This is a predicted structure of a 93-nucleotide RNA (c-di-GMP-I riboswitch aptamer) from Bacillus salacetis. The model forms 95% of the base pairs in the Rfam consensus.
[in-house]
RNA sequence: GUCAGACAAAGGCAAACUCAUUGAAAAAUGAGGACGCAAAGUCACAGAUCUAAGGCAGGAAAAGGUUCUUGCUAGGAUGGCUGGAUUGCCUGA
Numbered sequence: 001g002u003c004a005g006a007c008a009a010a011g012g013c014a015a016a017c018u019c020a021u022u023g024a025a026a027a028a029u030g031a032g033g034a035c036g037c038a039a040a041g042u043c044a045c046a047g048a049u050c051u052a053a054g055g056c057a058g059g060a061a062a063a064g065g066u067u068c069u070u071g072c073u074a075g076g077a078u079g080g081c082u083g084g085a086u087u088g089c090c091u092g093a
Base pairs, nucleotide, nucleotide: 002093003092004091005090012037013036017032018031019030020029021028022027035080041086042085043084045083046082047081048078049077050076054073055072056071057070058069059068060067061066
């Protein structure tokens, strides 16, 4: 340096859930808490998934600068969905 990852060692991260905050929502952040994770470190490039404020189209009710509702839509979100990029501890070959 490359490849691999256990019956090692030192450690690390933190699911669900609860509380608070932000957000239209998905979700995120902080605290608690551990389901698990050899990259469950970092990055939204590709795919996939989630949400639909705004926008578009329709319907209904109404009445005159409307209201409700259905569908589509990411520029929003997910790295603990997959791929990819990149950085890294220990050990073995």